[in-house]
Molecule: small-subunit ribosomal RNA
Organism: metagenome
RNA sequence: AGAGUUUGAUCCUGGCUCAGGAUUAACGCUGGCGGCAUGCCUAAUACAUGCAAGUCUAUUUGUCCUUCGGGACGGAUGGCGAACGGGUGCGUAACAAGUUGGAACCUGCCCCUUACUCAGGAAUAACCCACUGAAAAGUGGGCUAAUACCGGAUGACCAGUGCUUGCACUGGAAAGCUUCGGCGGUAAGGGAGGGGCCUACUUCCUAUUAGCUUGUUGGUUGAGGUAACGGCUCACCAAAGCUUUGAUGGGUAGCUGGUCUGAGAGGAUGAUCAGCCACACUGGGACUGAGAUACGGCCCAGACUCCUACGGGAGGCAGCAGUAAGGAAUAUUCCGCAAUGGGCGAAAGCCUGACGGAGCAAUGCCGCGUGAUCGAUGACGCCCUUCGGGGUGUAAAGAUCUUUUCUGUGGGAAUAAGUUCUGAAGGUACCACAGGAAUAAGUCACGGCUAAUCACGUGCCAGCAGCCGCGGUAAUACGUGAGUGGCAAGCGUUAUCCGGAAUUAUUGGGCGUAAAGCGUCUGUAGGGGGUAUGUUAAGUGAAUUGUAAAAUAUCUCGACUCAAUCGAGAAACAGCAGUUCAAACUGGCUUUCUUGAAGAAAGUAGAGGCAAGUGGAAUUCCCGGAGUAGGGGUAAUAUCCGUUGAUACCGGGAGGAACACCAAUAGCGAAGGCAACUUGCUGGACUUUUCUUGACCCUGAGAGACGAAAGCGUGGGUAGCGAACGGGAUUAGAUACCCCGGUAGUCCACGCCGUAAACGAUGGAUACUAGGCGUAUGUGGCAUCGACCCCAUAUGUGCCGAAGCUAACGCAUUAAGUAUCCCGCCUGGGGAGUACGGUCGCAAGACUAAAACUCAAAGGAAUUGACGGGGAUCCACACAAGCGGUGGAGCAUGUGGUUUAAUUCGACGAUAAGCGAAGAACCUUACCAAGGCUUGACAUCUCCGGAAUUUCCCCGAAAGGGGAAAGUGCCCGCAAGGGAACUGGAUGACAGGUGCUGCAUGGUCGUCGUCAGCUCGUGCCGUGAGGUGUACGGUUAAGUCCGAUAACGAGCGCAACCCUCGCCAUUAGUUGUAUUUCUCUAAUGGGACUGCCUGCUCACAGCAGGAGGAAGGUGGGGAUGACGUCAGAUCAGCAUGGCUCUUACGCCUUGGGCUACACACGUGCUACAAUGGGACGUACAAUGGGAAGCAAUGGGGUAACCCGGAGCAAAUCCUUAAAGCGUCCCUUAAGUUCGGAUUGAGGGCUGCAACUCGCCCUCAUGAAGUUGGAAUCGCUAGUAACCGCCAAUCAGCAAUGUGGCGGUGAAUAUGUUCCUGGAUCUUGUACACACCGCCCGUCACGACAUGGAAGAUGGGGGCACCAGAAGACGUCUUAGUCAACCCUUUGGGGGACGGACGGACAAGGUGAAAUCAUUGACUGGGUCGAAGUCGUAACAAGGUA
Repeated sequence: AGAGUUUGAUCCUGGCUCAGGAUUAACGCUGGCGGCAUGCCUAAUACAUGCAAGUCUAUUUGUCCUUCGGGACGGAUGGCGAACGGGUGCGUAACAAGUUGGAACCUGCCCCUUACUCAGGAAUAACCCACUGAAAAGUGGGCUAAUACCGGAUGACCAGUGCUUGCACUGGAAAGCUUCGGCGGUAAGGGAGGGGCCUACUUCCUAUUAGCUUGUUGGUUGAGGUAACGGCUCACCAAAGCUUUGAUGGGUAGCUGGUCUGAGAGGAUGAUCAGCCACACUGGGACUGAGAUACGGCCCAGACUCCUACGGGAGGCAGCAGUAAGGAAUAUUCCGCAAUGGGCGAAAGCCUGACGGAGCAAUGCCGCGUGAUCGAUGACGCCCUUCGGGGUGUAAAGAUCUUUUCUGUGGGAAUAAGUUCUGAAGGUACCACAGGAAUAAGUCACGGCUAAUCACGUGCCAGCAGCCGCGGUAAUACGUGAGUGGCAAGCGUUAUCCGGAAUUAUUGGGCGUAAAGCGUCUGUAGGGGGUAUGUUAAGUGAAUUGUAAAAUAUCUCGACUCAAUCGAGAAACAGCAGUUCAAACUGGCUUUCUUGAAGAAAGUAGAGGCAAGUGGAAUUCCCGGAGUAGGGGUAAUAUCCGUUGAUACCGGGAGGAACACCAAUAGCGAAGGCAACUUGCUGGACUUUUCUUGACCCUGAGAGACGAAAGCGUGGGUAGCGAACGGGAUUAGAUACCCCGGUAGUCCACGCCGUAAACGAUGGAUACUAGGCGUAUGUGGCAUCGACCCCAUAUGUGCCGAAGCUAACGCAUUAAGUAUCCCGCCUGGGGAGUACGGUCGCAAGACUAAAACUCAAAGGAAUUGACGGGGAUCCACACAAGCGGUGGAGCAUGUGGUUUAAUUCGACGAUAAGCGAAGAACCUUACCAAGGCUUGACAUCUCCGGAAUUUCCCCGAAAGGGGAAAGUGCCCGCAAGGGAACUGGAUGACAGGUGCUGCAUGGUCGUCGUCAGCUCGUGCCGUGAGGUGUACGGUUAAGUCCGAUAACGAGCGCAACCCUCGCCAUUAGUUGUAUUUCUCUAAUGGGACUGCCUGCUCACAGCAGGAGGAAGGUGGGGAUGACGUCAGAUCAGCAUGGCUCUUACGCCUUGGGCUACACACGUGCUACAAUGGGACGUACAAUGGGAAGCAAUGGGGUAACCCGGAGCAAAUCCUUAAAGCGUCCCUUAAGUUCGGAUUGAGGGCUGCAACUCGCCCUCAUGAAGUUGGAAUCGCUAGUAACCGCCAAUCAGCAAUGUGGCGGUGAAUAUGUUCCUGGAUCUUGUACACACCGCCCGUCACGACAUGGAAGAUGGGGGCACCAGAAGACGUCUUAGUCAACCCUUUGGGGGACGGACGGACAAGGUGAAAUCAUUGACUGGGUCGAAGUCGUAACAAGGUA
């Protein structure tokens, strides 16, 4: 510090996701040790048990002991403490907290100072007795002390009152004990520390909460109350106070030092530690006290729990442990007061779940270990493999060494201070010795981001996934194994926060088209503001002072062996407050200025606005004339109008609406908008020159006004047009587009509505920053008699363009440039401008405006393609012009379909279908039936035997099975034996497969297309994809060539080089010919290049014409097929990966099938006839083939053919060319002397074999068919058409096919509008699997979240009323009770207790409303879902922009 993800690719916008750090964490797998921390985030839920607050002789009493001095242990009175310490975070959005100031207060214990501490009195608890009660506890009687209680005296002093302001009056204290040292007590003043109160500022979200408040705001009033100020409380008076700088309401929340993160600014957070606050079962209340409205006190009410003899009682772990519950989840009912601290005490001491420690938990941080050194061209095992090897891997084994840790034994602390005593932790830390590598490694990942890959299994299954995305038979992405990478006693996942995210932008973003400028203007608050002096000192700046707790963080040093941890010191800290100084800038005050702004005077242009009036053209309607059969409408029709007289024409009239030409990126207006003419009223702008005011200005939240069309209300009006509606067409349908009609409406008046792509998709104001060219309206200058022209300037309105800006497109003095000020708005797409709530509206609806859920994109600009029922240019038998066909018939052949035991397989628009197949009777043959074989029909290796081979017999359909006979060869070797080839048998490795996958492949081929294209290097342009080159102007068959040009060159294609035909020459010559010649053959050359001439073109390239020439502009034909496209075809030509079969999916054999036949299609042949058919005669080719062959002459047969065999391995031999020409018949149009299918009979040939299933011949038979619907094919010259000949395959042949050869030999092309295909340029695009594309909505089904809804349930709060416990306050108390004082004595006074009443007040009750949440039959839309239904709305002119 960035990365992945939108696209075919690119740049941008923009979201989503990841890598980092952190945690009071939890979960999964795993787990050796130690140190230091941390440990109920949930139910402020309920709690068993134990402990957490006592202590002290001032006093008296009980029991016991006594050395009689007293002591110990209990109880009680009394004093101090229990308001600290400890816990929790419910409540609280406010003086609660933080920071800074302040005045009207209190303060036990502690410190200092001053004065005093005199003399009396009456009770009471414990205790004893009696009684009640289950208990808790209570009642009565009796005894007693005090530092308990009560008068009195004194009182420096204090308080109050008065006034002479230092005097008077009034009131007010105390407690004693003692060891005689002292410890206490009272009053007063001061201090320290603590506490109460007030103030300014700061402190979350929400306006879909905008008004709130009645003790409320104030009072020099009066009273009460408090420690104290104060509406704190009451009476009275006044009517105020708060609030858009957000009151009131709602939601959420303890605040802070700090903590986490971040470069910082910030954001998030508030565990542990520390400060403050609040709370103590829930609510209320006071008492005591220095202090409480009191966690382990009291009273009342409520809920809950427990005890009970049912009468009544008891309780409060949010103290430490612990239990239950909740939860993903959080520990021991431990030790000790040794230390630190606290309470009491004079002290010893006692108490202390504060605290110090230990236990549990990898919860975190830190440290250590699980061994170290050597050890193989490298063991075993496992994995992979190209089978050679590689990996695990110095890893192991083995050798040597060490002992942190571990185990054992022994020793053993500091922590203890100030004089004694005192150690829980702890026999711990630590030290020494001994033993032995001994006791100790996991987890996650390995497609990219992101370090790290192979094999097997699985087969869109199982599964993975943070995002993109993997998985449909070769998965580096699933599962397992091996290996590798990361971290390590941990690792990974989940959750949460910050970061990355400049993705809320102060630092640090934007708004023409990506989200985003209010429709426009006026203007309130607010914000901002020209010029010059003076003054002030609020902002601002400087210095200094106080504060900013400690801890934390930073730096330095130190203590634990280090670190974590702990300690010390230093520095620093925003902020707030005080004091002093400065005066530039901002602000305040005062006084100026004129340039901003405004005004006056003089002019100018204008569809600016409102009102009234006037006008002509046109449409329609009415009347009249004249006139006849149509009109109208459309792509074409029809509905419609018209013989009751239309349309067309003429005249007259009525009525409404709109204003042709002028007319113009012309004008005016804030915008919406404004157009005949005239008049009236009226707003604004601009120009020129002087004068006036003197900053009066800019913007503008709320607010107000205006605001197209449509729509609404009331009343008019209605010619034309025209939603809805009716009819006619179109269509599969047509609730549309087109046509005929037509109502609201459009028009007017008044009133609403308040929205538009209200757009320049561009808020307003001011200043600055090159120019050029128009245009509108002014003014000035030069010049002129005058007007133009020309020049300058101001305002407006346009085009082009520099710098600059921009993602690009583009903008560019009318900015989207450079700056300042103010306002509005945006923050991924969808859900949604929707729901709910509110405001407005008559309604329609408008404004304001979410969430759940869902997706990983949505989007902008530009690029390359592809496409378009877009455009331009060009080409092609593409059309047109012609000639001949197909489609109809019969037959041949191929295909589909059907059939079949099988009808083997492949090929399916063009680019399958007389195709693979240049030839299925057996074979072929892959198919079917049956019969057989299993190392196999074929290959290699191993072992054994035999040479090979030939002949014969039996069974069988054959394959095959069984048997017999003959026979020994070649090489080495004396021989034995061995070897080669062949053959039989055996064993297993293996053979074999026309089985699957052409979507795993090679090779080959088809097609676009013989179309003219496809690219590269360097340079240049562009942020980039890309572009340029290759575009433009000519030209060509051609990206062919030329010109021009930020391109210059080059490559693959084109052309040429190659073959062939046409002319000539030379050379040679088997053959032909009688012969030289010649023809011919075949080898080498020549020839043609726009070379020459004329014209056209600016020129060049080139084109047109001409000459010469056998041939003329590529001379004709062939071969030759760029980059690529179609996952085109082929695993059945061949090869080949993977999968699959192995007594069969392999191999052999016989027979059958591939030849079937209601039908459909393709390709052909023959015809339908007279340009013909038949008969006879007769003429002229070329390419080829031939030995298991071609075969002549001759003979036989009607013929097919047979007999026979000359010649020929071929320019030598074999092979009648036919159309043509000549003559005759058919003789006129008919199913014929056309046509030949079909069928019968008889033959021939090939072949083991013609039944299924061959060809040919003869005789007989003689079908359909009379030129072929829609549609469609080929061909531009030696071509089409017609005519025959040859060949491959092949025993023969279903060949009418295919490939060649020659013969005869046309017609037409004015042209490119249209159809098809293609090329280039351009344009649009929401397409890129590329139009066979993309994509919208209803409906149907499933799921999810959500709105409405008769209602239902619950919560918190407010209001009204009822009610009123405890306690405090007030009043009353001659029915009560009572020790102190007074008077007096069976009593009274005073006071206390008790009681009664009163006004407030908690819980509770009732009622009406509001609000929030949950739920609800039914219902609305939304989102998602695999291949559903209907249409085709959008994207191209998307077929109606």